[in-house]
Context: one part of a larger RNA
RNA sequence: GAUGAACGCUAGCGACAGGCCUAACACAUGCAAGUCGAGGGGCAGCAUAAAGGUAGCAAUACUUUGGUGGCGACCGGCGCACGGGUGAGUAACACGUAUGCAACCUACCUGUAAGAGGGGAAUAACCCGGAGAAAUUCGGACUAAUACCGCAUAAUACUGUUUAUCUGCAUGGAUGAACAGUUAAAUAUUUAUAGCUUACAGAUGGGCAUGCGUAUGAUUAGCUAGUUGGUGAGGUAACGGCUCACCAAGGCAACGAUCAUUAGGGGUUCUGAGAGGAAGGUCCCCCACACUGGUACUGAGGCACGGACCAGACUCCUACGGGAGGCAGCAGUGAGGAAUAUUGGUCAAUGGGCGAGAGCCUGAACCAGCCAAGUCGCGUGAAGGAAGAAGGUUCUAUGGAUUGUAAACUUCUUUUGUAAGGGAAUAAAAAACAUCACGUGUGGUGUCUUGUAUGUACUUUACGAAUAAGGAUCGGCUAACUCCGUGCCAGCAGCCGCGGUAAUACGGAGGAUCCAAGCGUUAUCC
Numbered sequence: 001g002a003u004g005a006a007c008g009c010u011a012g013c014g015a016c017a018g019g020c021c022u023a024a025c026a027c028a029u030g031c032a033a034g035u036c037g038a039g040g041g042g043c044a045g046c047a048u049a050a051a052g053g054u055a056g057c058a059a060u061a062c063u064u065u066g067g068u069g070g071c072g073a074c075c076g077g078c079g080c081a082c083g084g085g086u087g088a089g090u091a092a093c094a095c096g097u098a099u100g101c102a103a104c105c106u107a108c109c110u111g112u113a114a115g116a117g118g119g120g121a122a123u124a125a126c127c128c129g130g131a132g133a134a135a136u137u138c139g140g141a142c143u144a145a146u147a148c149c150g151c152a153u154a155a156u157a158c159u160g161u162u163u164a165u166c167u168g169c170a171u172g173g174a175u176g177a178a179c180a181g182u183u184a185a186a187u188a189u190u191u192a193u194a195g196c197u198u199a200c201a202g203a204u205g206g207g208c209a210u211g212c213g214u215a216u217g218a219u220u221a222g223c224u225a226g227u228u229g230g231u232g233a234g235g236u237a238a239c240g241g242c243u244c245a246c247c248a249a250g251g252c253a254a255c256g257a258u259c260a261u262u263a264g265g266g267g268u269u270c271u272g273a274g275a276g277g278a279a280g281g282u283c284c285c286c287c288a289c290a291c292u293g294g295u296a297c298u299g300a301g302g303c304a305c306g307g308a309c310c311a312g313a314c315u316c317c318u319a320c321g322g323g324a325g326g327c328a329g330c331a332g333u334g335a336g337g338a339a340u341a342u343u344g345g346u347c348a349a350u351g352g353g354c355g356a357g358a359g360c361c362u363g364a365a366c367c368a369g370c371c372a373a374g375u376c377g378c379g380u381g382a383a384g385g386a387a388g389a390a391g392g393u394u395c396u397a398u399g400g401a402u403u404g405u406a407a408a409c410u411u412c413u414u415u416u417g418u419a420a421g422g423g424a425a426u427a428a429a430a431a432a433c434a435u436c437a438c439g440u441g442u443g444g445u446g447u448c449u450u451g452u453a454u455g456u457a458c459u460u461u462a463c464g465a466a467u468a469a470g471g472a473u474c475g476g477c478u479a480a481c482u483c484c485g486u487g488c489c490a491g492c493a494g495c496c497g498c499g500g501u502a503a504u505a506c507g508g509a510g511g512a513u514c515c516a517a518g519c520g521u522u523a524u525c526c
Stems, first nucleotide, its partner, number of pairs: 001525003005522005012378005018371002020336001025334003029331003034078003039075002042071002046069003050065006085289003095213007104206002109202007117151001119149002127140005157182011187194003215261003222252003227249008264286004268279004291312005314325004342368001344367003350364001351362004381412004391403005417463006426453001432447007470515005475496003481510005491498002
């Protein structure tokens, strides 16, 4: 000098940033991922319209009809692989940097070129019945689709055969031609749009490989059988012992293999004149993990935090037969600890998902709350004022010195505070309506509408010095000295050291010094 700090004393305000470093310990409760009716069958609930029925003289009440707005549950699509958390593991192509893929994938998005013909069989919901305490589950019957399955057509796609040209660092690659074979689609409706299929290209995101860099220990010296390489096969989006069969006996290591310990890596941060040393919290990028271990399914993408299955530990429910759960999401609780916050508000902005859109969802995000835990800013008054007042302390004591222009007193100001008024920016749009241009849905213009924070910030007026100073130190290092008490006691102390009767070093007082809404101590790093 620094800190995600803690502790002690003290404490007026604001802005900005920060806030479980320990138990990757266990978690009550609520919320954190939905959306689409312009894919579908439908209609539980709500609203609405008309008609009918029953009761009644009537008003009215009950009821029937998915007819309409819409919509719980269900089928289907997209999303849930993002966003958010944590740092346990990992000494590794994990990360950083630089390359390569002639060994690869990429939903949504953009562009280009084509296409969308005609059929089929089911199933959930609903209904009926059964089992169970529950979670849930079984059987029967019915039905739809942008769900599922054949058929047709089809290539610049894929497979096989033949062939021409060009070319590379090797395996090889690119382009073209001929023949044969294989493979596609989905519709909705308000008729204007949205979607669907195939191919090529782009964009974006990823996968893989490699050079170099990346902690300590030799009181760890040898390690290794899928091990190292080859052939073949399987597998993968793709190369590869990735896996398997066979064959060979290799491969790594004193330029530190193996083993052990520690650790997420980087941008950066702290310190330092620099070289270096140390750290990796907040923010950004990458990685890994999601109670512990394992496994795959779905999918463009996962071996998936709020998905599935199995095993284990733990907790809970149970009718004892069997079931349920996973906060290292946001709050919050217990525990641990020196120690770390609210079970808050809003989707107004930014961004994300779905949707044609309106919109819905969003503990992402934006705000507010708590905390001197940090940085910065402001204030606690300003000017004048000597009888150098009183009081305190002190001395060589009728007096002097100091506290000290300090106070009183006079004049002034009102930041801040209190009270009463005014009062934002952050909002740009989208949609709807109107209108204009092009030309049939895109653009321009105008109108209307949308603010959580917030009656906040800010500002005006009034009032009144009013509401606001402490902490540590004073022997030397080190700025700042006297008196009293104590008497090697009580105590101090970072080092040297002080204290045994005149202690500037202990305790108190007066005074002084340094910082200041903070000041000291402790811990850690340079």